[in-house]
Predicted 3D model of a 329-nucleotide part of an RNA (large-subunit ribosomal RNA, domain IV) from an uncultured Candidatus Berkelbacteria bacterium. The coordinates come from a structure-prediction model, not an experiment, and the mean pLDDT is 88. It was read from a public genome assembly.
Context: one part of a larger RNA
RNA sequence: CCAUGGCUAAGGAACUAGGCAAAUUAACCCUGUAACUUCGGGAUAAAGGGUCCCCACAGUGAUGUGGGGCGCAGAGAAAUGGCCCAGGCGACUGUUUAUCAAAAACACAUGGCUUUGCAAAAUCGCAAGAUGAAGUAUAAGGCCUGACACCUGCCCGGUGCUGGAAGGUUAAAAGGAGAUGUUAGUCGCAAGGCGAAGCAUUGAAUUGAAGCCCCAGUAAACGGCGGCCGUAACUAUAACGGUCCUAAGGUAGCGAAAUUCCUUGUCGGGUAAGUUCCGACCUGCACGAAUGGUGUAACGAUCUGGGCACUGUCUCAGCCAUGAGCUCG
Numbered sequence: 001c002c003a004u005g006g007c008u009a010a011g012g013a014a015c016u017a018g019g020c021a022a023a024u025u026a027a028c029c030c031u032g033u034a035a036c037u038u039c040g041g042g043a044u045a046a047a048g049g050g051u052c053c054c055c056a057c058a059g060u061g062a063u064g065u066g067g068g069g070c071g072c073a074g075a076g077a078a079a080u081g082g083c084c085c086a087g088g089c090g091a092c093u094g095u096u097u098a099u100c101a102a103a104a105a106c107a108c109a110u111g112g113c114u115u116u117g118c119a120a121a122a123u124c125g126c127a128a129g130a131u132g133a134a135g136u137a138u139a140a141g142g143c144c145u146g147a148c149a150c151c152u153g154c155c156c157g158g159u160g161c162u163g164g165a166a167g168g169u170u171a172a173a174a175g176g177a178g179a180u181g182u183u184a185g186u187c188g189c190a191a192g193g194c195g196a197a198g199c200a201u202u203g204a205a206u207u208g209a210a211g212c213c214c215c216a217g218u219a220a221a222c223g224g225c226g227g228c229c230g231u232a233a234c235u236a237u238a239a240c241g242g243u244c245c246u247a248a249g250g251u252a253g254c255g256a257a258a259u260u261c262c263u264u265g266u267c268g269g270g271u272a273a274g275u276u277c278c279g280a281c282c283u284g285c286a287c288g289a290a291u292g293g294u295g296u297a298a299c300g301a302u303c304u305g306g307g308c309a310c311u312g313u314c315u316c317a318g319c320c321a322u323g324a325g326c327u328c329g
Stems, first nucleotide, its partner, number of pairs: 002323007010315002014313001019310001027051005036041001038147001052069007070074001082308007089300002094106002111144006122131003148295004153225003158222002160218005167213003173207002178202005185194003226244005253287001254284001265281005
């Protein structure tokens, strides 16, 4: 000096990002037990008392009652919950990054949409075949939500999906108007011109499905849910009016929030003092309704704030034990 363990006057979180670590608590019996609540819980809530040995009595006995005794200490060692209040998130028990993350992430019961009539849809495979399923719509697949309570507003213009088939566009294919090449022949003194049939190369109109354009439906499909100006008998504000734009202009509820930049917003509470916390306000940079909204008992090795108890975390260090290092031998 380090590691591990034990003890510590007075104080008791002043430590620190943070009570991290340590300490407290602890078993059994008795008493007693709040808010809240889904009436099951919460609950070992909290808060208190007792526990050894001997004798007598009661009892079959466990045990109980009374009397007495000893110690610093009677659950005499070890093992063996600290507790309370408030809030966020997730209902819960579960699952997860084997080896830096256990969570608010995943899952979940619940709810919804959608596909599928059975040789099912979906999936694997070139196929045969297999899973689905030795199942049959109270079934099976996909997607989203995530107990429960109260609810889930408006928009189908865009994208997607479903349906429609009048019109426009349109592939292969069919079709073959026409064009070109070649040349028997023919005209010409010649150079050269014209040129049937056939063959070959092209090729217009016309016919031509789905799709797209088009017409509807559909948001618990992907998604979206305005601006400016004026106005009330103090001021301020604007129930009200005007105007522009849109598919429609954010409803209920919540709101400086796991979301608020300005911001340590403002007010109240808690503290002597509070960028955190709790309750409000609403000016929501940039909440908002199954990408669910708002609540919520119970639960959580979750996160945040406060308190009681407790302590070497600290004021501020000291001593002891064991082991290692170091110095000396």